[in-house]
This is a predicted structure of a 78-nucleotide RNA (c-di-GMP-I-GGC riboswitch aptamer). Its mean pLDDT, the model's own confidence on a scale to 100, is 88. The sequence was found by an Rfam model in a public genome assembly. Its Rfam family is "c-di-GMP-I-GGC riboswitch aptamer". For this family Rfam cites "Recognition of the bacterial second messenger cyclic diguanylate by its cognate riboswitch" (Kulshina et al., Nat Struct Mol Biol, 2009).
RNA sequence: UCCGAUAAAGGCAAACUCGAAGCGAUUCGGGGACGCAAAGCCACGGGUCAUGUGGACAUGGCAGCCGGGCUACCGAAG
Numbered sequence: 001u002c003c004g005a006u007a008a009a010g011g012c013a014a015a016c017u018c019g020a021a022g023c024g025a026u027u028c029g030g031g032g033a034c035g036c037a038a039a040g041c042c043a044c045g046g047g048u049c050a051u052g053u054g055g056a057c058a059u060g061g062c063a064g065c066c067g068g069g070c071u072a073c074c075g076a077a078g
């Protein structure tokens, strides 16, 4: 470094729900845990969702959809 254990310490938090913001996708906070070894960060490529449009498309959202980039805790076996 790869790798990821019936290891240790810690971390995050799906659905649902309450409050707030937004036309909306969705976001933020409380509760809650299905899961996660990058479920930390970045919309770069693909994908998808929302709004507007006759449409091309435009503007937004999703990083817990798949790639890619950056950074990082712990340390058994190999």
Base pairs, nucleotide, nucleotide: 002078003075004074011036012035016031017030018029019028020027021026034064040070041069042068044067045066046065047062048061049060050059051058052057